Model confidence (mean pLDDT): 86 of 100. Small-subunit ribosomal RNA, central domain from an uncultured bacterium, 350 nucleotides, folded computationally. Its Rfam family is "Bacterial small subunit ribosomal RNA".
Context: one part of a larger RNA
RNA sequence: CUGGGUGUAAAGGGCGUGUAGGCGGGUUAAUAAGUUGGAUGUGAAAUACCGCGGCUCAACCGCGGGGCUGCAUCCAAAACUAUUAAUCUUGAGUGUCGGAGAGGAAAGCGGAAUUCCUAGUGUAGCGGUGAAAUGCGUAGAUAUUAGGAGGAACACCGGUGGCGAAGGCGGCUUUCUGGACGAUAACUGACGCUGAGGCGCGAAAGCGUGGGGAGCAAACAGGAUUAGAUACCCUGGUAGUCCACGCUGUAAACGAUGGAUACUAGGUGUGGGGGGUAUCGACCCCCUCCGUGCCGGAGUUAACACAAUAAGUAUCCCACCUGGGGAGUACGGCCGCAAGGUUGAAACUC
Numbered sequence: 001c002u003g004g005g006u007g008u009a010a011a012g013g014g015c016g017u018g019u020a021g022g023c024g025g026g027u028u029a030a031u032a033a034g035u036u037g038g039a040u041g042u043g044a045a046a047u048a049c050c051g052c053g054g055c056u057c058a059a060c061c062g063c064g065g066g067g068c069u070g071c072a073u074c075c076a077a078a079a080c081u082a083u084u085a086a087u088c089u090u091g092a093g094u095g096u097c098g099g100a101g102a103g104g105a106a107a108g109c110g111g112a113a114u115u116c117c118u119a120g121u122g123u124a125g126c127g128g129u130g131a132a133a134u135g136c137g138u139a140g141a142u143a144u145u146a147g148g149a150g151g152a153a154c155a156c157c158g159g160u161g162g163c164g165a166a167g168g169c170g171g172c173u174u175u176c177u178g179g180a181c182g183a184u185a186a187c188u189g190a191c192g193c194u195g196a197g198g199c200g201c202g203a204a205a206g207c208g209u210g211g212g213g214a215g216c217a218a219a220c221a222g223g224a225u226u227a228g229a230u231a232c233c234c235u236g237g238u239a240g241u242c243c244a245c246g247c248u249g250u251a252a253a254c255g256a257u258g259g260a261u262a263c264u265a266g267g268u269g270u271g272g273g274g275g276g277u278a279u280c281g282a283c284c285c286c287c288u289c290c291g292u293g294c295c296g297g298a299g300u301u302a303a304c305a306c307a308a309u310a311a312g313u314a315u316c317c318c319a320c321c322u323g324g325g326g327a328g329u330a331c332g333g334c335c336g337c338a339a340g341g342u343u344g345a346a347a348c349u350c
Base pairs, nucleotide, nucleotide: 003322004321005320006319007304008303012318014201015200016199017198021194022193023192025088026087027086028085029084030083031082033081034080035077036076037075038074039073040072041071042070049065050064051063052062053061054060091191092188093187094186095184096183097182098181103177104176105175106174107173108172109171110154115149116148117147118146119145120144121143125136126135162169163168206247207246208245209244210243211242215241216240220236221235222234223233258317259316260315261314262313263312266295267294268293269292270291271290272289273288274287275286276285299306300305323350324349325348332343333342334341335340
């Protein structure tokens, strides 16, 4: 090295795109690199193994035999892999038609609510809690009416509903734009799958520059609670939360389940499309494709559970694991403005 694994025990990369590489559909023909058979040469001796023998035995030594799994050359085979040529359409892609969607980007618009400002009415409280107090209020608050300003978020619809590779996406309208799905079978003709590196995207928090700032709110201040209370509760409140551009690159980035393909009982919801029956007119019923849930059989599993959206049966490719602590630390490299990220040990100890 060969092994066994990765939902929860250690272990699936946060997600995509794609380079090298690995793997790859049907038919025909050729070649003979891999592959298979045969022949020849070589594979020194000693050692090793088997048998026999010599020193009284053994070690030791001698003789004989087989072997030395290998390499080279030649001949042959052509199923499989490979290569070349031709061809096919079911994999993949394109075209045409159609409907669905919070998919993305930009601009504009809308109403409810909170806060603040101005004015009116009005008077002594308001607010807050388990109870209070800090706080606000006779310089007129709270409440209520009218007007105005500004920022942020979009109630109901709303749904184990939809879309997206993931992160994620929810008021309305317009413009630009990506993907998926169904029907059709016109076109290309294996153009495919995976993917070390690379490149791109990537919640929140954080950072840089410039704006913005209603509400909320780390830090901070005060009031309570308490033995204490650097908390939970209350009154305030700054970064931040928002926008533009740039950086950071991490999360229980989770389905704690990598991607692709095929196969393997059913039942029942729901979203999108197509076909049929029956009606004429929508339902209803049946079939089918794609998605999303629940239940459940075989099978799997340590159990829990999973069960056509597999954790079942198989194949291909990638990533990762190999006792606990030390430690995701130290050192070095790379990246970053920094915070830090990434790669990632050992001594020692149980």